About this RNA
The RNA shown here (FMN riboswitch aptamer (RFN element)) has 112 nucleotides and comes from a marine sediment metagenome. Model confidence (mean pLDDT): 87 of 100.
RNA sequence: CCUCUUCGGGGCUGGGUGAAAUUCCCGGCCGGCGGCGAACGCCCGCGAGCCUGAAAGGGCUGAUCCGGUGAAACUCCGGAGCCGACAGUGAAAGUCUGGAAGGGAGAAGAGG
Numbered sequence: 001c002c003u004c005u006u007c008g009g010g011g012c013u014g015g016g017u018g019a020a021a022u023u024c025c026c027g028g029c030c031g032g033c034g035g036c037g038a039a040c041g042c043c044c045g046c047g048a049g050c051c052u053g054a055a056a057g058g059g060c061u062g063a064u065c066c067g068g069u070g071a072a073a074c075u076c077c078g079g080a081g082c083c084g085a086c087a088g089u090g091a092a093a094g095u096c097u098g099g100a101a102g103g104g105a106g107a108a109g110a111g112g
Stems, first nucleotide, its partner, number of pairs: 001112007012027001014026003028095002030084002032046004041082002049060004064080005086098003
């Protein structure tokens, strides 16, 4: 480097209002993959999603600060915050349902 196999996303059991809400309000809960002096949803990159294109490809794409320890941490400890595609719905969704028994960054293994 090539071929193949397997794996590859979590989360409202509480309360309020209402004719109706796991969608609003209160209060909870969750955090894909690779990297980075040390472990990261909010540091860098990627995937997913959306737009465009016949295709290859191109474009867009969320959110963090303070203090402490340390050789080294926006990653650990303490504190206070913030963010979350598209379509659907008896009422507005990170959490319900659906595209999806899909796709996928990639991980592990076998063979050449």